[in-house]
RNA sequence: CAGGUUGGUCGGGGAACCGCGGCGGCGGCUCGUCCGCCGUCGAGGAACGUCCGCACUCCUCAGAGCACGAUGCCGGAUAACGUCCGGGGCGGGGAAACCUGCCGGAUCGGGCCACAGAAACAAACCGCCCCGCAAGGGGUAAGGGUGAAAUGGUGGUGUAAGAGACCACCGGCGUCCGCAGUAAUGCGGCGGCCGGGCAACCCCCAUCGGGAGCAAGGCCAAGCAGGGACAAAGACCGGUCGUCAGACCAGUCGGGAGGCUGCUCGUCUCCUCCUCGCAAGAGGUUAAGUUCCGGGUAGGCUGCACGAGCGGACCGGAGACGGUCCGCCCAGAUAGAUGGUUCCCCAUACGGGUGCGUGCACCCGUUGGACAGAACGCGGCGUAUAGACCGGCCUGGGGU
Numbered sequence: 001c002a003g004g005u006u007g008g009u010c011g012g013g014g015a016a017c018c019g020c021g022g023c024g025g026c027g028g029c030u031c032g033u034c035c036g037c038c039g040u041c042g043a044g045g046a047a048c049g050u051c052c053g054c055a056c057u058c059c060u061c062a063g064a065g066c067a068c069g070a071u072g073c074c075g076g077a078u079a080a081c082g083u084c085c086g087g088g089g090c091g092g093g094g095a096a097a098c099c100u101g102c103c104g105g106a107u108c109g110g111g112c113c114a115c116a117g118a119a120a121c122a123a124a125c126c127g128c129c130c131c132g133c134a135a136g137g138g139g140u141a142a143g144g145g146u147g148a149a150a151u152g153g154u155g156g157u158g159u160a161a162g163a164g165a166c167c168a169c170c171g172g173c174g175u176c177c178g179c180a181g182u183a184a185u186g187c188g189g190c191g192g193c194c195g196g197g198c199a200a201c202c203c204c205c206a207u208c209g210g211g212a213g214c215a216a217g218g219c220c221a222a223g224c225a226g227g228g229a230c231a232a233a234g235a236c237c238g239g240u241c242g243u244c245a246g247a248c249c250a251g252u253c254g255g256g257a258g259g260c261u262g263c264u265c266g267u268c269u270c271c272u273c274c275u276c277g278c279a280a281g282a283g284g285u286u287a288a289g290u291u292c293c294g295g296g297u298a299g300g301c302u303g304c305a306c307g308a309g310c311g312g313a314c315c316g317g318a319g320a321c322g323g324u325c326c327g328c329c330c331a332g333a334u335a336g337a338u339g340g341u342u343c344c345c346c347a348u349a350c351g352g353g354u355g356c357g358u359g360c361a362c363c364c365g366u367u368g369g370a371c372a373g374a375a376c377g378c379g380g381c382g383u384a385u386a387g388a389c390c391g392g393c394c395u396g397g398g399g400u
Stems, first nucleotide, its partner, number of pairs: 001396010012345007020042009029032001044371001048382002051380004056213004068209005073087005088103006104204002109202002111198003125144002127140005152170006172193001173191002176189005217302004227293003230289001234253003238249004254272007273284004309328008349366008
């Protein structure tokens, strides 16, 4: 320098004008879910998918179990996780760096193993050997054949032929022993060959999980329609009728309820009845008014922005991560603000030109930023993403 691989960071910057949402301040009036001015803040690494785990809330300040679901090598991290970090075993790709798949139990038990094949669990089709004239019977898993898979492989001993039947080496297995390791596991020894696969089929074992979700939940509460509650019930004047007991009509004073109106005054609307009693008094009943009470809808407030927070330095750790100190305040819309126009700069891509060391540098013109938009919050995962920058490692070439 080129190619590859891997980890991290960023993902446009600036200015002017117009506009939008939140908060604070000031001012205005027609006092409102108002207007104006000033200040300040205003999307992301994934805000996305809503797959997993939590916080928080209610059911419910109660407990347990079954069913069901999830997870599953070991150790660690964490609030927790199916996430992350480190390690182990068995594979796959690559020359390498590196990338990548899988992981409890198959002697608890059940089930399944297509096609082919004699046979898919305890097997005789061909072949081989023995007996037999033959038909047939017996032995044999070494050889052939089928299959994804057929009872470990090679060589020997042995035998009628064979066979872990026996031996050596290799491979596998193990409630076994020693050493190393926290452990998974590794290495060595010893042991007998006890002999298929599938657990993403049921099942067994261990661990975890109660359900629903911010439209959770809490508070205030218009109008209308339901429910409930709520008073005083006196004195008198006039008129009409009259069976002379009284009845009815209108009114005055007083009393009561309510509206205007938060209070007082004022004013307006409605009520002022019945029974017992000589009387004093006692008892009963009653409307209008939404006046009061309660539930509750629209609507509003809250939950809801100081948090498992963000940035920096240092310390601990191999790392995920943790700790200490310092600094910072960083969207809260609710039909949903975070936008538009213009100019400059940088990156990108394309074209042209100049230079030389021939694939780079510089200049000019054009282009002009990918994926994507919060809605209770947080930690992950997954997915999308033009382009740029920095570091580690591997391979090849060149120079010193």
The RNA shown here (Bacterial RNase P class A) has 400 nucleotides and comes from an Anaerolineaceae bacterium. Rfam family: Bacterial RNase P class A. It is annotated as a ribozyme. Gene Ontology terms of the family: dimeric ribonuclease P complex, tRNA processing and ribonuclease P activity. The sequence was found by an Rfam model in a public genome assembly. Lineage of the source: Bacteria > Bacillati > Chloroflexota > Anaerolineales > Anaerolineaceae. The prediction has a mean pLDDT of 79.